[in-house]
């Protein structure tokens, strides 16, 4: 320098054909217990790496860019 992959909640990851962003775990509160754990319920937590474009509408499509990983030179 060229090609490819990954980037979504604190963490591990889903997200179909573009149509209200989710699960598990963790955290807070409540119930259960003498108390703790377990179990159950409720809740908070995200500008989907960043910038721009297309579209009525983008996590998803397009362009650029950043970080990490792989291959080649």
């Nucleotide at each position: 320098c060229g090609g490819g992959g990954u980037g979504u909640a604190g963490c591990u990851c889903a997200g179909u054909u573009g149509g209200u962003a989710g699960a598990g775990u963790g955290c807070a509160c409540g119930a259960u217990u003498c108390g703790g754990g377990u179990u159950c319920g409720u809740g908070a937590g995200g500008u989907c790496g960043c910038u721009g474009g297309u579209u009525c509408a983008a996590g998803u499509c397009c362009a650029g860019u950043c970080a990490c990983c792989c291959c080649g030179a």
Predicted 3D model of a 73-nucleotide RNA (transfer RNA) from a Patescibacteria group bacterium. NCBI's taxonomy places the organism under Bacteria, Bacteria candidate phyla. It matches the Rfam family "tRNA". Rfam classes the family as a transfer RNA. The prediction has a mean pLDDT of 82.